[in-house]
Context: one part of a larger RNA
RNA sequence: UUGGGCCUAAAACGUCCGUAGCCUGUCUGGUACAUUCGUGGGUAAAUCAACCAGCUCAACUGGUUGAAUUCUGCGAGGACGGUCAGACUUGGGACCGGGAGAGGUGUGGGGUACGCUCAGGGUAGGGGUAAAAUCCUGUCAUCCUGAGCGGACCACCUGUGGCGAAGGCGGUCUACCAGAACACGUCCGACGGUGAGGGAUGAAAGCUGGGGGAGCAAACCGGAUUAGAUACCCGGGUAGUCCCAGCUGUAAACUAUGCAAACUCGGUGAUGCAUUGGCUUGAUGCCAAUGCAGUGCCGCAGGGAAGCCGUUAAGUUUGCCGCCUGGGAAGUACGUACGCAAGUAUGAAACUU
Numbered sequence: 001u002u003g004g005g006c007c008u009a010a011a012a013c014g015u016c017c018g019u020a021g022c023c024u025g026u027c028u029g030g031u032a033c034a035u036u037c038g039u040g041g042g043u044a045a046a047u048c049a050a051c052c053a054g055c056u057c058a059a060c061u062g063g064u065u066g067a068a069u070u071c072u073g074c075g076a077g078g079a080c081g082g083u084c085a086g087a088c089u090u091g092g093g094a095c096c097g098g099g100a101g102a103g104g105u106g107u108g109g110g111g112u113a114c115g116c117u118c119a120g121g122g123u124a125g126g127g128g129u130a131a132a133a134u135c136c137u138g139u140c141a142u143c144c145u146g147a148g149c150g151g152a153c154c155a156c157c158u159g160u161g162g163c164g165a166a167g168g169c170g171g172u173c174u175a176c177c178a179g180a181a182c183a184c185g186u187c188c189g190a191c192g193g194u195g196a197g198g199g200a201u202g203a204a205a206g207c208u209g210g211g212g213g214a215g216c217a218a219a220c221c222g223g224a225u226u227a228g229a230u231a232c233c234c235g236g237g238u239a240g241u242c243c244c245a246g247c248u249g250u251a252a253a254c255u256a257u258g259c260a261a262a263c264u265c266g267g268u269g270a271u272g273c274a275u276u277g278g279c280u281u282g283a284u285g286c287c288a289a290u291g292c293a294g295u296g297c298c299g300c301a302g303g304g305a306a307g308c309c310g311u312u313a314a315g316u317u318u319g320c321c322g323c324c325u326g327g328g329a330a331g332u333a334c335g336u337a338c339g340c341a342a343g344u345a346u347g348a349a350a351c352u353u
Base pairs, nucleotide, nucleotide: 004324005323006322007307008306014201015200016199017198021194022193023192025088026087027086028085029084030083031082033081036076037075038074039073040072041071048066049065050064051063052062053061054060091191092188093187094186095185097182103177104176105175106174108172110154111153114150115149116148117147118146119145120144121143125136126135162169163168206247207246208245209244210243211242215241216240220236221235222234223233258320259319260318261317262316263315266298267297268296269295271293272292273291274290275289276288277287278286279285302309303308326353327352328351335346336345337344338343
């Protein structure tokens, strides 16, 4: 290279946008670049095939004829691909409509709990554990009542419910912004798919500067436990957790399942929209059937080593990208790039088995 794979054996980039490239809907006409056919030229020798011949045979060697390959002139053909021109509406996009949503950003006010402070009541314990102790308390604790301050969080509703590309998003009002579904038509007319490089985004922890600090809590200090206890349990407690502006760029970033399109029995939930019918009637209502979209469970065929998957495929096909090739050494060394650093990205070999 041919070939085989990527849910769990090695292997889907964390996610999206998008450049080049690759691939690309229906119809008509032209062209003849690729492709196909015919014919002429050319296609060294060796090689190869058939036949004949020479070494006793064979290998080997010689002869004749032929085959094979890129190339080229002329001609034919016009399906498919390319290209040029024209048309179409199913893919895609735009607009109109009423709704759904923890989608994003900013601002304002709110609630319980918690901690602290002050005042009043009140008196000897409180706290903690399997049991204790460290700890708090006569400078009046714990407990009850009232007032104030502070930071973080947002019970119930909450639902294998919803939204978002993923990370993620949950008290409330409001402003701005964005996306998706449905419905009806109108418009544009292939404008599409994927996507090497590239760009944007990306939990927690961590870093820089400035704020903030109630609770919780790495490190750390005590008390226990224990043979020991650098732990699990208990009392404290600093970074951090929170906000603003930057950086970092990783996670079991998981559905361990790349994106897009088409096809292939069904059953049953809940969500959004629409249509039709019915019931109550006035409510943004309830019920049934049907359609579309996303979201679960169970299952036919089929697939799979099995677990299982099964119209949300891991089934049957197509296009494009990424990745894998025994275990260890190793996601290490070296080099390069990025970063303030921590480190991240790329990424071997000797050797060993």

This is a predicted structure of a 353-nucleotide part of an RNA (small-subunit ribosomal RNA, central domain) from an uncultured prokaryote.
Its Rfam family is "Bacterial small subunit ribosomal RNA".
The RNAcentral record of the full RNA draws on ENA.
Its mean pLDDT, the model's own confidence on a scale to 100, is 86.